Small-subunit ribosomal RNA from an uncultured bacterium, 1424 nucleotides, folded computationally. Its mean pLDDT, the model's own confidence on a scale to 100, is 84.
């Protein structure tokens, strides 16, 4: 995808044409579905006319008789009723289906031959009578027939011992029919046999006594064990009996390219059933849906005594269920019983009703319309779509509405449908659209709302605040009077593989041989005709499907014609192939000779090393074991030597990917006995062959019986360590068992994880056994291995030893758990083993190969990583940042490394963003729109913490000729303004961090099915993927390196504010002054280093080591620069930003507190603990910088912070400037002349203002600390460590930032074991959010199906036994009989007959078994 007797949700305009209890074969109320014939038969009743008679009211009742070939129910008798209608319980069968067969019957119909003759006696009906609640019975009495029963007759026919012998009929009407009997022939339907085919289960393997044949008898329409005596032991069965489960069967239906598979509603053929079970009558036909007896359930009616009843007909009803329809018209058609026939009956059948149940077919309106309307939705705000869609205009009426007409279906009549099918006219766009779905698979996309909630889901999966996936809206696909779920069935599915799979590693070779059935089988001839292969016949029911034609307006539907039904049987025919006789042949298999091989199997005997116990000796304190130890052994002599003995097991070297075996598996020698291979040349047998389900042997290891052995070793078991713990691994001890013999288990990763066997299909290479010669790097046969050609393989890999091409024949597999496990059954002495599900659960499990990431894996390098040093933190006090903690607030981020003297290059107030009060809402900020005014500013004074209100003063807006523009200010309303709110998991940007690690790509080409690889790999070197070399790679790019900055050297310009060598003046002193351009320097522009040279070592290479020269040497020393990416790493609080939120407040403005708190912890620092020092005096050397709201010379004063004058200097010119580690002198190991923390006072400065809360200065005060526990920081040369100094920031305030120069070490092993990080190749890998990964079992809680289970409740079913209704049949029959026969009768005969009684036998009933389902205290595992 297609499909349906479907059902459920929305939705619904017409018409045709099908279909319409799949579930309870569940129970039914009522009404109908089977009658009809008077031309079989008698009786009888109305009703009508006719005669007649009576009574009377002359038109009426009564009574009789007749006629209607006329009407009505009931019997009798015919014919139907066994047809037609329903249903799928049962039935795995000759039940169907298809093709055959022979022992049958067969009413009506049909042809045909005969005949149709004489008799009789009943009986219902009815009529009285009796019983009974009915249902209904029962006695006497009459009667009739085409009811019943004799006689005669027999063409034919039926039996015979061939002589014979036996058997029929019916009449009705009234002039012709129509029965009627007998018989042969046909039609037609039925009955029986047979071959073939027709679900599944082996966890069902035996089954079967009328069972299977046969004779003899019965019996049937008919063969037959269909009954039944006797005989015989047979019959079925792995080609699946027999038992179970389930199931009508088929034409056909539905899907499939087919082959298949699935079904088995409608319609058609056949069986079956008719409340359950049985049973037989009648009949031509039934063992009878609307018949009859019995039994049992259930309902109904009862007078309790007994009686009705079968909707699985058509309708209706109650029940079940998700579900299925009127208690309709008519016999008008087609058919069907009856009947001569009118006819009469038919819930068959015809039509009507209900239901979108399916199919079909048609309409819901056509044209034109751009101001692209309103409205919705979205919007990047411009606009876009909804959309020619609508409105408007102009048209046309199909359906459905209304009014008229008005049929075929009917050969003569008759028309339920039906005023219906169809025609005609009339109005008006009028009455007529929905469902689904929009992440992908799969056509179709945005907005909201919601926030793992509510929901969605076919599968993946969607949803935790910007959801194309949830609701909803818009719009937009998709089908359309339908559209969607659901439910089933086939397809895809080669996913059960016949066509058309597979088993080395995904499921999948049985541990191995041998062999039974079976399958299959070399080469030549002949022969036959079973398979095959052709024509022919027959037959394969219509219907269906398919094709060509017809009828319905067209389809759907229908009508005819053809084709087709791939099957079956029957027959003629060929012989090639398989198959059978039959003869032959050697290439396959074997047997025989002649070598030969080998841990190939048995048994029996030897052997020498060792280890262990024992004896003896010698000897003397240890010995054994271990990473290290310790149990244990010894001073009762151990361990070690030495000599003997004893006694069990295993055989060093040789020994090898070597050889032999079917597999397991074999290892000292030798003997005997067996079993196979292999070469050689060939006699000889003549396909004897290959494989093999069941089966049978064999089968390691441990195990298990018995009855030996027992040195070592060594499950269990004690002891000692180890560890947290050690029920393990080490150790010391040891028992089973390990050995032998006889039994048994029968498993293993029993593997090559590769079933046996045969044939073909490249080489090299090694090696065992054998032949051959031309003795060789030969050939040849038979093994055992490697690399490989083709070819297969998902691939890894296989590759003459196949996993390669082919052939045969067995095993076995079908998603992962559950489970190789539960019941069953076979085996076992147990352990167990074979054999083997389901229930539930999941959406995977699983192979190979790739990238990477991991590894308490390898192999190589690197880094202050680690070692080797220097100093340090960690305790102290104090700064500062944190967390905690308080608190009206202690504002907010940053939080492993990569957060904490961090965002903050300065929290009194401002900052600030927090808290408390007190204010203002178009706002402090910014545009626009309407009005006013002219400005604004400046000052004062009062209230008030203050913002901020109130009053006052003083003052000139600019521009234009003018209108007017421009600027400001104040009102009003709004649009908005504002937000350090939130979301760094919705972003920009911009940073940290791996990491200045050597890495990350790319084009193009090769190479792989493919991911991907190669390049980027090897070998060498580098700080580098830095270069060389080699190479299916060749090239580029991003980053390394260089280019830039600065320092180190030299040159050349430059000379002021810098310099002074020569020359001169001149000062106390000074480049001070004239001059100079040398030198320092300042600025610029140049050089200067390239492994450039030269030795060595390397591969003639990159490069690496020395040397020399140089200022500088191997990247010279420092900065800048940071590859593709990592961490949803930090910022929404710099900015900027999308989304959300506030809008008299989360916005704005003040005053005031607070980010300065203070038990605890933690970071990072400063000073220290002293003598390498303090202190105090003395005295030199720097460079970076800074300066006008600034630095300040210089003088005074003040102890000092600092004040007061003043003066230079917008700087190479003045000033901060005083450097300072230093030297001398002193103290002399003290809690100190160390240490400065706390605290009290007194003051300085800055600033509106030092209280919370600032920095100095002086005098007092002197606290902890005497070198710091685990642990852990930084550093490799101008570094470390030590010393000042500048600067930003800033009124003020630095122990911190960020600069700068003084002094100036130690130490690195011809180091990488190891801590941390990193990089490159390589291996493993169940990881990939990538080891902080995945992941196992037990426990605890809650579900879920399931094994066991003392039991117990039900169904099936089997044997025995008892029971024996109603029937058939046998047999008696003293009960009853009319027919025929004997007799005058009586009565008898024959014959049936109530009754009785035997055999079968349904229900029932006891007992014992089988099987099967449900429940079960408890328990067992599994799975979530």
């Nucleotide at each position: 995808g297609a499909g349906c007797g479907a059902a459920c949700g929305c939705u619904a305009g017409u018409g045709g044409u099908a279909u319409g209890c799949u579930u309870a074969a569940c129970a039914c109320a009522u009404g109908c579905a089977a009658g009809u014939c008077g031309a079989a038969c008698g009786a009888g009743g109305a009703u009508g006319g006719g005669u007649c008679u009576a009574g009377c009211u002359u038109g009426c009742u009564a009574g009789a008789u007749u006629c209607a070939a006329g009407c009505c129910g009931a019997g009798u008798g015919g014919c139907g009723a066994a047809c037609g209608g329903g249903u799928g319980a049962g039935u795995a069968a000759c039940g169907c289906g298809u093709a055959g067969g022979a022992a049958u019957c067969u009413a009506c119909c049909c042809a045909a031959u005969a005949g149709u003759a004489u008799g009789g006696g009943a009986u219902a009906a009815c009529a009285c009578u009796c019983a009974g609640a009915a249902g209904u019975g029962a006695a006497u009495g009459c009667u009739a027939a085409u009811a019943c029963c004799g006689u005669a007759u027999a063409u034919u026919c039926u039996c015979u011992g061939c002589g014979g012998a036996g058997g029929a009929a019916a009449g009705a009407u009234u002039u012709a029919u129509c029965g009627c009997u007998a018989u042969u022939g046909g039609a037609u339907g039925a009955g029986c046999c047979u071959g073939c085919g027709u679900u599944a289960g082996a966890u069902u393997a035996g089954c079967u006594a009328g069972u299977u044949g046969g004779u003899g008898g019965g019996g049937u329409a008919a063969a037959g064990g269909c009954c039944u005596a006797c005989c015989a032991a047979g019959g079925c069965a792995u080609c699946g009996a027999u038992c179970u489960a389930u199931a009508g069967c088929u034409g056909g239906u539905u899907u499939g390219a087919g082959a298949g598979a699935a079904u088995g509603a409608u319609c058609a053929g056949c069986c079956a059933c008719a409340c359950u079970g049985g049973a037989a009558c009648u009949g031509a036909g039934a063992c009878a849906c609307g018949g009859u007896c019995c039994a049992g359930a259930c309902u109904c009616c009862u007078a309790c005594g007994g009686g009705a009843g079968g909707c699985a007909g058509c309708a209706g009803u109650g029940g079940g269920g998700a579900a299925u329809a009127u208690u309709g018209g008519a016999c008008a058609a087609u058919g069907g019983g009856c009947g001569c026939a009118a006819g009469c009956c038919u819930g068959a059948u015809c039509c009507a009703g209900c239901a979108a149940u399916a199919c079909c077919a048609u309409g819901u309106g056509a044209a034109u319309g751009a101001u692209g309307a309103a409205g919705g939705u979205c919007u990047u705000c411009g606009g876009a779509u909804u959309g020619u869609a609508a409105a408007a205009u102009u048209c046309u009426u199909u359906c459905a509405g209304c009014g008229g007409g008005a049929a075929a279906g009917a050969u003569g009549a008759u028309g339920a449908c039906g005023g219906u099918a169809c025609c005609c006219g009339c109005a008006g766009a009028a009455g007529a659209a929905g469902c689904a779905c929009c992440g992908g698979c799969u056509a179709a996309c945005u907005u909201c709302g919601u926030g793992c909630c509510a929901g969605c889901a076919g599968c993946c999966g969607c949803g935790g605040u910007a959801a194309u996936a949830c609701g909803a809206a818009g719009g937009g696909u998709g089908c359309u009077a339908g559209c969607g779920u659901u439910g089933c069935u086939c397809g895809g599915a080669a996913u059960u593989a016949c066509u058309g799979g597979g088993c080395g590693u995904a499921a999948a070779g049985a541990g191995u041989a041998c062999g039974u059935a079976g399958g299959c089988u070399g080469u030549c001839u002949u022969a036959u005709a079973a398979g095959u292969u052709g024509g022919a016949a027959g037959u394969g029911a219509a219907a269906u499907c398919c094709c060509g034609a017809g009828g319905c307006u067209c389809a759907a539907c229908u009508u005819c014609g053809g084709a087709a039904c791939u099957g079956c049987u029957u027959u003629c025919a060929a012989a090639a192939c398989u198959g059978u006789a039959a003869g032959a042949c050697u290439a396959g298999a074997g047997u025989g000779a002649a070598a030969u091989c080998g841990a190939g199997g048995a048994u029996a005997g030897c052997g020498g090393a060792a280890u262990u116990u024992c004896u003896a000796g010698u000897g003397u304190a240890g010995a054994g074991g271990u990473g290290g130890a310790a149990u244990u052994c010894g001073u009762a002599g151990a361990u070690a030597c030495u000599a003997g003995a004893a006694g069990g097991a295993a055989c060093a070297c040789c020994a090898g990917a070597a050889g032999c075996g079917a597999a397991g598996g074999c290892g000292g020698c030798u003997a005997u006995c067996u079993a196979g291979g292999u070469u050689u040349a060939u006699a000889c047998u003549g396909a004897c062959g290959c494989u093999g389900a069941g089966g049978u042997a064999c089968g390691a290891a441990a195990g298990u019986g018995u009855g030996g052995g027992g040195a070592g070793c060594a499950a269990a078991c004690a002891g000692g360590a180890u560890u947290a713990g050690a029920g393990a691994c080490c150790c010391u001890g040891g028992u089973a068992g390990u050995c032998c013999a006889c039994a048994c288990u029968g498993u293993a990763a029993a593997c090559g994880a590769u079933g046996a066997a045969u044939g073909c299909u490249a080489a090299g290479u090694a090696u065992u056994g054998g032949a051959u010669u031309u003795u060789a790097u030969a050939u040849u046969c038979a093994g055992u291995g490697c690399u490989g050609a083709a070819g297969c393989u998902a691939a890894c890999g296989c590759g003459u030893u196949a996993a390669g091409c082919a052939u045969u024949c067995c095993g076995c597999c079908u998603g992962g758990g559950g489970a190789g496990u539960a019941c069953g059954g076979u085996c076992g002495c147990a352990a167990g083993a074979c054999u083997a599900a389901a229930a539930c659960u999941c959406a995977a499990a699983g192979g190979a190969a790739u990238u990477g990431a991991c590894g308490g894996g390898g192999a190589c390098c690197c880094g202050c990583a680690c070692a080797a040093g220097c100093g340090g933190u960690g305790g102290a006090a104090c700064a500062u940042g944190c967390u905690g903690u308080u608190u009206a607030a202690u504002u907010c981020g940053a939080u492993a490394c990569u957060a904490c003297g961090c965002g903050a290059a300065a929290a009194a107030c401002c900052u600030u963003a927090c808290c408390a009060g007190u204010u203002c809402u178009u706002g402090a900020c910014a545009u626009c729109u309407g009005g006013g005014u002219c400005g604004c500013g400046a000052a004062u004074u009062c209230a008030g913490a203050g913002a901020u209100g109130a009053a006052u003063u003083c003052u000139u807006c600019a521009u234009u000729u003018a209108g007017u523009u421009g600027g400001a200010c104040c009102c009003a309303a709004g649009a908005c303004a504002g937000g350090u709110a939130u979301u760094g998991c919705a972003u920009g940007g911009c940073u940290g961090u791996c990491g200045u690690c050597a890495g990350c790509u790319c084009g193009u080409g090769u190479c792989g099915u493919g991911a991907g690889a190669u390049g980027u790999c090897g070998g060498g070197u580098u700080a580098a993927g830095u270069c060389c070399c080699g190479c299916a790679a060749c090239g580029a790019g991003c980053g390394c390196a260089a280019c830039c900055c600065u320092c180190a050297c030299c040159c050349u310009a430059u000379u002021u504010u810098g310099c002074c060598a020569a020359c001169a003046g001149g000062u106390u002193a000074a480049g001070c002054u004239g001059g100079g351009a040398a030198c320092u320097a300042u600025u610029a522009g140049g050089g200067a280093a390239c492994u450039g040279a030269c030795g060595g070592u390397g591969u003639u290479a990159a490069a690496c080591c020395g040397u020399a020269g140089g200022a500088a040497g191997g990247u010279g020393g420092g900065g800048a620069c940071g590859a593709c990416g990592u961490c949803a790493a930090g910022u929404c609080a710099u900015c900027a930003u999308g989304g959300u939120c506030c809008u008299u407040a989360u916005g704005a403005a003040c005053u005031g507190g607070g980010c300065u708190a203070c038990a605890a912890g933690c970071g990072u620092g400063u000073u220290a603990c002293a003598a390498u020092g303090g202190c105090a005096u003395c005295u030199a050397c720097a460079g970076u910088g800074a300066g006008u709201a600034g630095c300040u010379a210089c003088a005074u004063c003040g102890c000092a912070a600092g004040a007061u004058g003043a003066u230079g200097c917008a700087a190479a010119u003045c000033u901060c400037a005083a450097a300072a580690a230093g030297a001398u002198g002193u103290c002399u190991c003290a809690g100190u002349u160390c240490g400065g923390a706390u605290u009290g006072g007194u003051c300085u400065c800055u600033g509106c203002a030092a209280c919370u809360c600032g920095a100095g200065a002086c005098c007092a005060u002197g606290a902890a600390g005497u070198u710091g526990g685990a642990a852990u920081c930084g550093c490799u040369a101008g570094u470390a460590a030590u010393c000042g100094c500048a600067g930003g920031u800033c009124a003020g305030c630095a122990u911190a930032c960020u600069g700068c120069g003084g002094u100036g070490a130690a130490u690195a092993c011809u180091g990488u074991u190891c801590c941390c990080g990193g990089g490159u190749c390589u291996u493993g890998u169940a990881c990939a959010c990538a080891c902080u990964g995945c992941c196992c079992g037990u426990c605890a809680c809650g579900c879920c199906a399931u094994g066991g289970g003392a039991g117990u409740u039900g169904g099936u079913u089997c044997u025995a036994c008892c029971u024996g209704a109603a029937g058939c049949u046998g047999g008696c029959a003293a009960u009853u009989c009319a027919a025929u026969c004997c007799g005058c009768a009586a009565g008898g005969a024959a014959g049936a007959u109530a009754g009785c009684u035997g055999u079968c036998c349904a229900c029932g009933g006891u007992a014992g078994g089988a099987u099967u389902a449900g429940c079960g205290a408890c328990u067992g595992g599994g799975g979530u």

The sequence is in RNAcentral, with records from ENA and SILVA. Rfam family: Bacterial small subunit ribosomal RNA.